[in-house]
RNA sequence: UCCUUAUCCAGAGUGGCCGAGGGACAGACCCGUCGACGCCACGGCAACCGGCUUUGAACCCGUGCAAAACACCGGUGCUAAAUUCUGCAGCGCACAGGCUGGAAGAUAAGGA
Numbered sequence: 001u002c003c004u005u006a007u008c009c010a011g012a013g014u015g016g017c018c019g020a021g022g023g024a025c026a027g028a029c030c031c032g033u034c035g036a037c038g039c040c041a042c043g044g045c046a047a048c049c050g051g052c053u054u055u056g057a058a059c060c061c062g063u064g065c066a067a068a069a070c071a072c073c074g075g076u077g078c079u080a081a082a083u084u085c086u087g088c089a090g091c092g093c094a095c096a097g098g099c100u101g102g103a104a105g106a107u108a109a110g111g112a
């Protein structure tokens, strides 16, 4: 970098440094010199993976598999706004609002 699968309307911030842009892309709309974004420290959220616990079926009887639960430990992730909204298609509609699915994106696990 690419592929597969799952999830994305819940949740969770203070301090220090820096100094002008940031929210992936486009439009809209927001955040930002009352200091955003980013970095660092310490917290927190969550439960994807490992671990722990329980249950189930199987058998070669201690392993793997499946389900649930936990947040003590480890690997990530996240900690403004639904992935901020929309983007393409269908339904519906005077228009707008709306519903469903998809694309794109993000994260995890596995693979190339």
Stems, first nucleotide, its partner, number of pairs: 001112008013042005021031003025087004043079003048075003053068004058063002083104001088101004
SAM riboswitch aptamer (S box leader) from a Candidatus Firestoneibacteriota bacterium, 112 nucleotides, folded computationally. Rfam family: SAM riboswitch aptamer (S box leader). Rfam describes the family as follows. The SAM riboswitch is found upstream of a number of genes which code for proteins involved in methionine or cysteine biosynthesis in Gram-positive bacteria. The SAM riboswitch acts at the level of transcription termination control. The predicted structure consists of a complex stem-loop region followed by a single stem loop terminator region. An alternative and mutually exclusive form involves bases in the 3' segment of helix 1 with those in the 5' region of helix 5 to form a structure termed the anti-terminator form. The source organism's lineage runs through Bacteria, Bacteria candidate phyla and Candidatus Firestoneibacteriota. The sequence was found by an Rfam model in a public genome assembly.